[in-house]
RNA sequence: GGUGUGAUAGCUCAACUUGGUAGAGCAUUUGACUGAAGAUCAAAGGGUUGUGGGUUCAAGUCCCACUCGCACCA
Numbered sequence: 001g002g003u004g005u006g007a008u009a010g011c012u013c014a015a016c017u018u019g020g021u022a023g024a025g026c027a028u029u030u031g032a033c034u035g036a037a038g039a040u041c042a043a044a045g046g047g048u049u050g051u052g053g054g055u056u057c058a059a060g061u062c063c064c065a066c067u068c069g070c071a072c073c074a
Stems, first nucleotide, its partner, number of pairs: 001073007010026004020057001028044005050066005
């Protein structure tokens, strides 16, 4: 340099086949329980979906460019 692949909550990952309200587990906070804590149960907060454009009534999802990680080829 070329090809492929990935980037979504503090962390690990879903969400595609069909574009139509962004979710789960852990973690955090609050409440219940306890003498207190842990465990358990309930609830809450937390996201410019890597960046910038394009298509569309509507984009995490489709298209283009770029950035970074990984693999392969040279």